[in-house]
């Protein structure tokens, strides 16, 4: 240089950031569920180092030996089938050699006697290689094997024979060994077919091994001390060799906070996953070290063992036994039992490569080569391939049209890998010799043939539809689906993904910058230590000389193969495997450099200190003083209160309080000055003076010369409350004692009132000890106040506030006093609960402080700031909202409605405001939908098909039914159209069958209407600009308004939808028309009368127009918008009324007006009918009417309206009836007729009583209307004549032609209203104001609320789970001290009996040695300690649960501001 680096989902109504969860990748010695055609190359007991049946894994040499027995062949003796003898060849034990310490297996152990990089000296090395030099002459025993005993057996015991390369001498001796040296010492084996090999002794190499050093090498301080052969020395011993390895005697040392000691876990490495990578994790298969071999011990051989397939001993467990005794050790290959979610054949061959013996043939190897199981992994390959639309058929789905499974199929037409048969058939092997194996390859035959599944389809994530179910089944990695329309659960259909495999679990790393070397924080999210001295330690100004530790180059050595990577090259490819290469980031040696860091040395003076000079100043300690004030005592004047409080009381006072005046006692506290001011490291500190002290500030530039900075441990200081001890006590004040308040008040408020609060000494050591900001040291605009010091002044230095530029922050905010940009040091953080809790240590007298976990639980928990909602928060404003004011309701009767009961029904629906004289503008039947009984069954209604017929449609009577349906008779009448043969439509009947019906659910599946805040003045958008963003601006601010009306101002400018105004109507005037209205003026006319002729002046009718716009004046307001006032006018600031209702909000109401998805019923929840019922009645509520009287009843008279209505009607005039009404019937289809009488009003009587009041409630007698008035109408008439004397708390309506009052008329309706809707006479009081109450609106402020206070939210107590602490104790494990007792064993001692080599004639040495002994010790045992783990009546908190209990503590001023630290007290429970 090149190459490499991704994120999502979930906190919130939204957003930013912070933080934890979670997913997507990779990987495996796996396991599990489906499910499987073949073949290559890999791996296969991760767990009980648990126990092992049975086989086999380490033997080999006759060219060291002697012995037996067997075969072949000689030969001799003869009894001719026996002996004896020789050679050859085999088998057997045996004695001697080598080998058996390699190869294989495991991973317990072991935090270093280990591994791993580099390096060293004081060592040894069989077999093997060079090369030197020698093998001379003697001995004297054994096994074997034979006899005789022992014993069940294993396995001995005693005589007797023999060989050797077996065993001893003795020669001989050096380049050997010991010795300063003299000089002294040490070997050997032979063997056989004469050419070998071997023995001996020496050197040097190879190869292996033994040791020592530096550096690395888990995790815990809730392990801080720890060691006596321990640390050196010296002398001696031992060893293959250094050494306390071992001992004797001398010193006392040796290791540890850069973590010793102790406890937990573990074999290291090379590599292996993973990662961009730096790192994480991890040691299976290959490979190098180690360490074991049933558990401990221990030696012996050997060249190597403290020995896997050797011994001896002790343990424990398994087997044989004659009960005396013996015998085993698969963590070698198969194999079994076991365990366990899981891991393989009691296979074949030495034919390959290695190994052991051997002079060779040659045996022998469960290393190894191969085969057999298993999808466990990787990698190849199939399971067909082309054509093939009628878009078959079936599936699924449908908007019923269609679509989609789908060119898939089917059908033609090829093909033959793989597997299958059948034939040839290797390399692996160099002369022979192939388990694999008749394999690998080839080549021919047949025939699409034998060969696909598994997950998934909400988002994260690639892919949607139906049915079923209905918070139930179940699903789920997070988030979450499921409560009747589930793309989320099962199934189907399509679809997606991977594919001989998918999927799930589990583990690791990734992602995660979420422990941050690379690459993170600590104002408020978790987090700066409460604060200063300081040790060790980190880090440390300027200039120059030496040096080379660190650092840089250079160059040498290692860094094991294999792996990884690259470039070739072999299996048809790949995977695997061969060959080179690089790389292996690491250590080490020599050598150079010489800035920079360190080190050492000379110097500087800027840091940092002294030195003189001033002043400031609640800083610290003692000591003395003062005044005001509250309490108390005393006297003293005075006299019924006085204190408190929202309002009271407890409580003090006639024994003189309280108030006052005076003199006195005591004890705390220091008004004014004060101040966002000053002083201290913090805590903290204030009254004056006096003494002794600490810091800092300024000038000055004289002096040292880096003497600095931080600080882990340590020490020292540390508010209040608390402890101790001894004073003191005036105030105030936990706890208490009382009154109050309250559902309760163990409390907020009052009357007291004790600890403490003060002093002197000693403890605690902790607080929201806060600036939520650790010190320190450079730098990086400014403006402004101020304390203090300098300067003549410009200015200036030290504090200490406040505003602000850059830059920094999630945001708010910080901003020379940084939370900027930078370096040094310390402290501290990692999700939220459990918890600042257990335990353990430590400190304190105690309370209690400090260190300080986990289990288990949740997916959040917190931060900032943004929109709304809400406040027992603010400010401003509107409203019959309150107030002033009239009538009313709540009390009575009756009348409606509604709850509730009741019923066979008592049909549904409406349920705060915003339901209740509401759907219902009309329930006797009908209505009607509910009951109860009874009929039909393609229907009462539509539409379609077949067949009939074409005699259709009605009326009437009769039978007979509860009644409809039924039966029978009589009578009118005789479908349309037509070419008049039929056809054609139409209707009706019968037939079955798609259907029909359903006021049956669901208003929370909707549509459409409505209602409600509210006729409130709001809502929004586009652009632009701020802001990371949710969002902000515009729409806020000054003013006006009935208004988001208008003005002005402004980072905004504009616009919609709403307000207003267009529209109706009433109020004035004008025109135009003039019948049925109208009548001034002519005329006629009657009792009277617009009655007639006529009029068009007047009402009035109904069509068109003007008039009203703050338009004019005047003040006020900013010269504005505006808003008082007047003038004129019919009418004045919206002239009076109506209609007209913005974005939304209440899942408000309606499936019962209507339409409608979707579920239900179909001889019935559908459809006729009788009859009952919706009208029931202890009660409760709403809304009316009518009263309760004299503003009145009752009579009597008698005027004056508006707006309707009206042919199945509206009825006049007349006539009967007391009256409701009856008869009769002009007129009128309406400005014409009629309804129509208005009524309050006026006169007179009653005189205040349950009445000449009210009229309920029942008796009778009628009317009407209707097929019917019993349940269950309505009205009259005559008699009865109840309740009620103005209504508690509490609430309801209204602001002028209104309220109150009077009457009239409509709908609906056969009949019926006190309602409902409209109509018009008559007709007031009163608003002082916005303090309160409600209900809207703007702006601001708090929020922990967003389902938005009818929000959220604590804690006890009840119940059930779940995990953990304590706990008399009680079982076990590791470890450790002291004793005791010791096997085998090796050393030392000591050695009877005893022995073949050498010496000796002998005796006897020399020498060996069983025995005993001494010393170390493993096992065992006793007794004490420490630690760890089960488990344990009973207990303590803590966590989770469904809608259980008591209050409501917090969160708005949360209703008494909330918190921290400390102390006492109580509620709950029981």
């Nucleotide at each position: 240089c090149c190459c490499u680096u991704a994120g999502g989902g979930u906190u919130u109504g939204a957003u930013c950031a912070u933080g934890g969860c979670u997913c997507a990748g990779a990987a495996c010695g796996a396991a599990c569920g489906c499910u499987g055609g073949c073949g290559g190359c890999a791996a296969g007991c991760u767990u009980u180092a648990c126990a092992c049946a049975u086989g086999c894994a380490a033997g080999u040499c006759g060219a060291a030996c002697g012995u037996g027995g067997c075969g072949u062949c000689g030969c001799g003796g003869c009894u001719u089938g026996c002996c004896g003898u020789g050679a050859c060849g085999c088998c057997a034990a045996g004695u001697g050699g080598c080998a058996a310490a390699c190869g294989g297996g495991u991973g317990a152990g072991u935090a270093a006697u280990g591994c791993a990089u580099a390096g060293g000296a004081a060592u040894c090395u069989a077999c093997c290689u060079a090369a030197u030099a020698g093998u001379g002459g003697g001995g004297g025993a054994u096994a074997a094997c034979u006899a005789u005993c022992g014993g069940a057996a294993a396995c001995g015991a005693u005589g007797g024979c023999u060989a050797a390369u077996a065993c001893c001498g003795c020669a001989u001796a050096a380049u050997c060994c010991c010795g300063c040296a003299a000089g002294g010492g040490c070997a050997a084996a032979g063997a056989u077919u004469u050419a070998u090999c071997g023995c001996u002794a020496a050197u040097a190499g190879a190869u292996g091994a033994g040791c020592c050093u530096a550096u690395g090498u888990u995790a815990g301080a809730u392990u801080a001390g720890c060691u006596a052969g321990u640390c050196g020395g010296u002398g001696g011993g031992g060893u293959a060799a250094c050494g306390g390895c071992c001992u004797a005697c001398c010193g006392a040392g040796g290791c540890u906070u850069a973590g010793a000691u102790c406890u937990a876990u573990a074999g290291c490495u090379g590599g292996u996953c993973u990662g961009a990578g730096a790192g994480g994790a991890u040691g299976a298969u290959c490979a190098g070290c180690c360490a074991c071999a049933c558990u401990g011990g221990a030696a012996c051989u050997g060249a190597g063992a403290u020995a896997c397939g050797g011994u001896c001993c002790a343990g424990a467990c398994u087997c044989c036994u004659a009960c005396g005794g013996g015998a085993g050790g698969c963590a070698g290959c198969a194999g079994u039992g076991g365990g366990g979610a899981a891991u393989a054949u009691u296979g074949g061959a030495c034919a390959a490569u290695g190994g052991g013996c051997u002079a060779a043939a040659g045996c022998c190897u469960g290393a190894u080569c191969c085969a057999g199981c298993u999808a466990u992994g990787c990698c190849g390959c199939g399971u067909g391939a082309g054509c093939g639309a009628u878009g078959a058929a079936g599936g699924c789905c449908u908007u019923a049209g269609g679509g989609u499974u789908g060119u898939a199929a089917a059908g033609c037409u090829c093909u033959u890998u793989c597997a299958g048969c059948a034939a040839g058939g290797a390399a692996g092997a160099u002369a022979a010799u192939g388990a694999c194996u008749g394999u690998a390859c080839u080549u021919g035959c047949a025939g699409a043939a034998g060969a696909a599944g598994u997950c998934c389809c909400g988002g994260c994530u690639a892919a949607c539809u139906c049915c079923g179910u209905g918070c139930c089944a179940g699903c789920a990695g997070c988030c979450g689906c499921g409560g009747u329309a589930a793309u989320a659960c099962g199934g189907a259909g399509g679809g997606g993904g991977c594919u001989a495999g998918c999927g799930u679990u589990g583990u690791u790393c990734g992602g995660a910058a979420u422990u941050a070397c690379u690459g993170g924080g600590c104002g408020u999210a978790a987090a700066g230590g409460g604060c200063g001295c300081g040790u060790a330690g980190g880090c440390g100004g300027c200039a120059u000389g030496c040096u080379a530790a660190g650092u840089c180059g250079g160059u040498a050595g290692u860094g094991a193969a294999a792996u990884c990577c690259c470039a070739g090259g072999g299996c048809u490819u790949a995977a695997c495997c061969c060959u080179g290469g690089a790389a292996c980031u690491a250590c080490u040696g020599c050598u150079g450099a010489a800035a920079c860091u360190g080190g050492u040395g000379u110097g500087c003076u800027g840091g940092a200190g002294u030195g003189c000079g001033a002043g400031a100043g609640g800083g610290g300690a003692u000591a003395g003083u003062g005044g005001a004030a509250u309490u108390c005592c005393u006297a003293g004047u005075g006299u019924a209160g006085a204190g408190g409080u929202g309002a009271a009381a407890u409580u003090c006072g006639u024994a003189a309080a309280u108030a006052u005046u005076a003199g006195g006692a005591g004890g705390a506290a220091c008004a004014c000055c004060g101040g966002a001011g000053g002083c201290g490291a913090a805590g903290g500190c204030g009254g004056c003076u006096a003494u002794c002290u600490g810091g800092a500030u300024c000038g000055u530039u004289a002096c040292u010369g880096a003497c600095g900075c931080u600080g882990a441990g340590g020490c020292g200081c540390g508010a209040a409350a608390g402890c101790g001890u001894g004073g003191g006590g005036a105030g105030c004040a936990a706890a208490c004692c009382g009154g109050a308040u309250u559902a309760g008040a163990u409390a907020c408020c009052c009357u007291g009132g004790u600890a403490g609060u003060c002093c002197a000494c000693g403890c605690c050591c902790u607080a929201a000890a806060c600036g939520a900001u650790g010190a320190g040291u450079g730098c990086u605009a400014g403006a402004u106040a101020u304390c203090g010091g300098g300067g003549a002044a410009a200015c200036u230095c030290u504090g200490u506030g406040u505003c602000g530029u850059a830059g920094c922050u999630a945001a708010c905010g910080c901003a020379u006093u940084a939370a900027g940009c930078a370096c040094u040091c310390c402290g501290c953080c990692u999700g939220g609960g459990u918890a600042g809790u257990a335990c353990g240590g430590u400190c304190g007298c105690a309370a209690g402080a400090u260190u300080g976990a986990a289990a288990c639980u949740c997916a959040a928990a917190g931060g900032a700031a943004u929109u709304g909602a809400c406040g027992g928060g603010g400010a401003c404003u509107c409203g019959c909202a309150c107030a002033a004011g009239c009538g009313g309701u709540g009390g009575a009767g009756c009348a409606u409605g509604u709850g509730g009961u009741u019923u066979a029904a008592u049909u549904c629906g409406a349920u705060g405001c915003a339901a209740c004289g509401c759907g219902a503008a009309a329930a006797a039947c009908c209505u009607u939908a509910c009951c109860a009984c009874u009929c039909c069954u393609u229907a009462a209604c539509a539409u379609g098909g077949g067949a009939a017929u074409u005699u259709u449609g009605g009326a009437u009577u009769u039978c007979g039914u509860a009644a409809c349906g039924g039966a029978a008779a009589u009578u009118c009448u005789u479908c349309a159209u037509u070419u008049c043969g039929g056809g054609u439509g139409g209707g009706u009947u019968c037939c079955g069958c798609a259907u029909a019906g359903g006021u049956g659910c669901u208003g929370c599946a909707u549509g459409g209407c409505u209602g409600u805040c509210g006729u409130c003045a709001g809502c929004u958008c586009g652009u632009g600009u701020c802001g990371u963003g949710a969002g902000a601006u515009g729409u806020u601010g000054g003013g006006u308004u009935a208004a988001g009306u208008c003005c002005c101002g402004c980072a905004a400018c504009g616009a919609g939808c709403g307000c207003a105004a267009c529209c109706c109507u009433c109020g004035c005037c004008c025109u135009u028309a003039g019948u049925u209205a109208c009548c001034a003026g002519c005329g006629a006319g009657u009792a009277a009368a617009g009655u007639c002729g006529g009029g068009a002046a007047c009402u009035c009718u109904a069509g068109g127009g003007g008039a009203a716009c703050u338009g004019c004046c005047a003040a006020u307001g900013a010269u504005a918008a505006a808003g008082u006032g007047g003038a004129g006018g019919a009418a004045g600031g919206u002239g009076g009324g109506g209609a007209u209702a913005a974005c939304g909000u209440c899942a408000a109401g309606u499936c019962a007006u209507c339409a409608u998805g979707g579920c239900c019923c179909u001889u019935a929840u559908g459809g006729g009918g009788u009859g009952g019922g919706c009208u029931a009645c202890a009660c409760a509520c709403g809304u009316g009417c009518u009263a309760c009287a004299a503003u009145g009843g009752c009579g009597a008279u008698c005027a004056c309206a508006a707006a309707g209505a009206g042919u199945u009607g509206c009825g006049a005039u007349g006539u009967c009836g007391c009256a409701a009404g009856g008869c009769g019937g002009a007129g009128c289809u309406a400005a014409u007729c009629u309804u129509c009488a208005a009524a309050a009003g006026u006169c007179g009587u009653c005189u205040c009583a349950g009445u000449u009041c009210g009229g309920a409630u029942u008796g009778u007698c009628c009317u009407c209307u209707g097929a019917a008035a019993c349940u269950c109408g309505a009205g009259g008439g005559c008699a009865u004549g109840a309740a009620g004397u103005u209504g508690g708390a509490a609430u309801c309506g209204c602001u002028a032609g209104u309220a109150g009052u009077c009457g009239u008329g409509g709908a609906u309706c056969a009949g019926c209203g006190u309602g409902c809707c409209a109509c018009g006479g008559u007709g007031a009081a009163u608003a002082c104001g916005u303090u309160c109450u409600c209900g809207g609106g703007u702006c601001u402020u708090g929020u922990a609320c967003a389902c938005a206070c009818c929000g959220c939210c604590c804690g006890u107590c009840a119940c059930g789970c779940c995990a953990u602490g304590g706990g008399a104790g009680c079982u076990g494990g590791u470890u450790u001290c002291a004793c005791u007792c010791g096997a085998a064993g090796g050393a030392g001692g000591u050695g009877c009996a005893c022995c073949a080599a050498c010496c000796g004639u002998a005796a006897g040495g020399a020498g060996g040695a069983a025995g005993c002994u001494u010393u170390c010790u493993a096992a065992a045992g006793u007794g004490g300690g420490a630690u760890u783990a089960g488990u344990g009546a009973c207990u303590g908190g803590g966590g989770u649960g469904a809608a259980g209990u008591c209050g409501u503590a917090a969160c708005a001023a949360g209703g008494u501001a909330g918190c921290c630290g400390u102390a006492a007290a109580g509620g709950g429970c029981g």
Predicted 3D model of a 1470-nucleotide RNA (small-subunit ribosomal RNA) from an uncultured bacterium. It matches the Rfam family "Bacterial small subunit ribosomal RNA". Its mean pLDDT, the model's own confidence on a scale to 100, is 84.